[in-house]
């Protein structure tokens, strides 16, 4: 980075799987892709099983100068998950006209 050449990957969506989820793997598919190869170091995004506030409801003990506590929704907070087709960095490689 070619009106080239041999090629390579494969988005959405479908089907099967794994995970709570985000996604990930296999098959089918092709929007696209000069690194849409590969690596989670930065940076921004996803999604919250678990923890966490106890903000709202609601049940139930208690208590009647109580305002506490369990339980269950909902709702906020969260990465040590996730994304390499968000970019940026690393490295690795096809072809050689301008």
């Nucleotide at each position: 980075g070619a009106c080239a050449a041999a090629g390579g990957c494969a988005a959405a969506c479908c089907c099967g799987u794994c995970g709570a989820a985000a996604g990930g793997c296999g098959g089918g598919g092709a929007c696209g892709c000069a690194a849409a190869g590969c690596c989670a170091c930065g940076a921004g995004g996803c999604u919250a099983c678990c923890g966490c506030c106890g903000g709202g409801c609601a049940c139930g003990c208690g208590a009647u100068g109580g305002g506490g506590c369990g339980u269950g929704c909902c709702g906020g907070c969260c990465a040590g998950g996730c994304c390499g087709g968000u970019c940026g960095g690393g490295u690795u490689g096809c072809c050689g006209a301008a």
The RNA shown here (c-di-GMP-I riboswitch aptamer) has 98 nucleotides and comes from a marine sediment metagenome.
The model forms 91% of the base pairs in the Rfam consensus.
The RNAcentral record of the sequence draws on MGnify.